[in-house]
RNA sequence: UUCCGAUAAAGGCAAACUUGGCGAAAGCCAAGGACGCAAAGCUUUGGGUUUAAGGGCACCAACAGGUGCCUAGGAUCGCCAGGCCGCCGAA
Numbered sequence: 001u002u003c004c005g006a007u008a009a010a011g012g013c014a015a016a017c018u019u020g021g022c023g024a025a026a027g028c029c030a031a032g033g034a035c036g037c038a039a040a041g042c043u044u045u046g047g048g049u050u051u052a053a054g055g056g057c058a059c060c061a062a063c064a065g066g067u068g069c070c071u072a073g074g075a076u077c078g079c080c081a082g083g084c085c086g087c088c089g090a091a
Stems, first nucleotide, its partner, number of pairs: 004089002012037002017032006035078001041084003045081003048076003054071007
C1' cells in the first nucleotide's frame, strides 16, 4: 500500500413508527425514535423498482368533465452494479 473486517477502540449514520412541514403522487425535510449499516459517505452513469402532475392514445360524455392504458425530466444510492472520496487496524 492492497485485499480483508473483530464480541477491539474512537467517532458516525439512522429502518419501522409518531408529530409538524413540502409534494399531484411516489417520496422528501425537521424533531423524536433505533431495525440495522464498514461506506447506510457522495454521485442517477447502467439496470431494477416505484409514482404519473404534465404529455400522448382510446373510450364515455359531447357544456363542464370523467375513466382506462402508455410515458420520467419525478422518487429510491438503506435494490444491484459502476465511478469518486474516506475513519480505525485484530486475525
Predicted 3D model of a 91-nucleotide RNA (c-di-GMP-I riboswitch aptamer) from a Chloroflexota bacterium. The organism belongs to Chloroflexota, within Bacteria. It was read from a public genome assembly, where an Rfam model found it.